[in-house]
């Protein structure tokens, strides 16, 4: 230069409008139990600072790490 940072881990958020799946965890049903499946809980101050704006994961500017 170019892509990338969003839950514990993979990742999504489509013109800006109070953040979501999947697996994991944890509690219930089911089952003689285990597993598997069905329901549900909890988890993120969106890598950091600032600006813009009634509003910013998202636009703008610095800076910090991966990766090519």
């Nucleotide at each position: 230069c170019g892509a990338g940072g969003u839950a514990g881990c993979u990742c999504a958020g489509u013109u800006g409008g109070u953040a979501g799946a999947g697996c994991a965890a944890c509690g219930c049903u089911c089952u003689c139990g285990u597993a598997a499946a069905g329901c549900g809980u909890a988890g993120g101050u969106c890598g950091g600072c600032g600006g813009u704006u009634c509003g910013a994961g998202u636009c703008c500017g610095c800076u910090c790490c991966u990766c090519g």
The prediction has a mean pLDDT of 84. This is a predicted structure of a 68-nucleotide RNA (transfer RNA) from a marine eukaryotic metagenome. The sequence is in RNAcentral, with records from MGnify. Rfam family: tRNA. Rfam links the family to the GO term triplet codon-amino acid adaptor activity. It is annotated as a transfer RNA.